[in-house]
Context: one part of a larger RNA
Molecule: large-subunit ribosomal RNA, domain IV
Organism: Pseudomonadota bacterium
RNA sequence: CCCUCGCUAAGGAACUUUGCAAUCUAGCCCCGUAACUUCGGGAGAAGGGGUGCUUGGCGCGGAAGCGCUAAGCCGCAGUGAAUAGGCGCUGGCGACUGUUUACCAAAAACUCAGCUCUGUGCGAACACGUAAGUGGAAGUAUACGGAGCGACGCUUGCCCGGUGCUGGAAGGUCAAGGGGAGGGGUGCAAGCCCUGAUCCGAAGCCCCAGUGAACGGCGGCCGUAACUAUAACGGUCCUAAGGUAGCGAAAUUCCUUGUCGGGUAAGUUCCGACCUGCACGAAAAGCGUAACGAUCAGCGCGCUGUCUCAGCGAGGGACCCG
Repeated sequence: CCCUCGCUAAGGAACUUUGCAAUCUAGCCCCGUAACUUCGGGAGAAGGGGUGCUUGGCGCGGAAGCGCUAAGCCGCAGUGAAUAGGCGCUGGCGACUGUUUACCAAAAACUCAGCUCUGUGCGAACACGUAAGUGGAAGUAUACGGAGCGACGCUUGCCCGGUGCUGGAAGGUCAAGGGGAGGGGUGCAAGCCCUGAUCCGAAGCCCCAGUGAACGGCGGCCGUAACUAUAACGGUCCUAAGGUAGCGAAAUUCCUUGUCGGGUAAGUUCCGACCUGCACGAAAAGCGUAACGAUCAGCGCGCUGUCUCAGCGAGGGACCCG
C1' cells in the first nucleotide's frame, strides 16, 4: 500500500454527478396520530412513555392468570443473541400486483382490468396445411378474430380535398370470349390462309356518396381604442379545414441560467406563476387523481470518517527468510 472490519476531538454533506457508501432507526406493550382520500386507505403516519431478574403488597378472578405498585440487584434469563422500519414535505412518469434485454439497461418500456372501432350468422371470420383435415370450439354476437387506447374522474373539438375502407342494378373505360360487316394473300374454281369495324362481354379503375377512438391535417399579411402599449374590431390572400377545451420554458422551450415569486448568505437544478407553444393538444388520447414504485428530480429533520483531514487498532494479503 491492498482487502474485510472496529474506534475517533471539533464540525456535520462543507464530500460528490448523486448522502454513493457507512452510521442513525429497529422487537413487544401502552398513549397518540395531519393534509388528502376512490372512505378501503393514508397508519407502524408523525411523536411520546415503558421494557430484564428476584421478592413483597394491592385490585379482579372459581382457578390458571391478568393488571397496578414498591423495594432489592445477584450481570441475570436463554443451548445460542440481537432477531429488528430512519422519518417527513414537494414534483415528473406510470393507476395498481405483475413482466422484461439468461451475461452492462427492471424502467416512464411490456402486460393489465377497463374504453372504443372493426370483422364474423356458424361448414363463422381468422390461422396452419397441396389436400384430407385441424385450431377457432365440443364455443354461437353477453361469442370469437383484428386494431388502438390503457384503473378511475371530467372530457375527447374542426376538416372527407388526398389516401384507405364501406355503399352505389346509371354512365365512361376495360381482357379472354361471342360476333362477323369489310379488307388482303393465293387458287381456274370449290376453297384455304391472314386481318378485322359497329355490336354483346366481369372485377378493377374513373365517377357519385358516406366514413376520423380510419392513414392523416388543423394558415399568412396589413391596419385599428383620447399617454404609451396592446388589439375585442376591420381589410385582404390562401385552404378540405385553419388547433376548441385543457395544459404550457413542459420527459416537449432553440434563443435560455426567459421574466417574476418561493426556498438558500449565495440555487443552470427544484416549486408556484406568466405565455413570446423555435416545434403541446385531445384514445400514436388531453387534463386531473387517492393508493402503489429496488422509478426519476428537489427540499428538510435526524445521523454520521462522505468530507475539512486525517489518526489509531484487528484479521488476511503484499514484502523478507525457510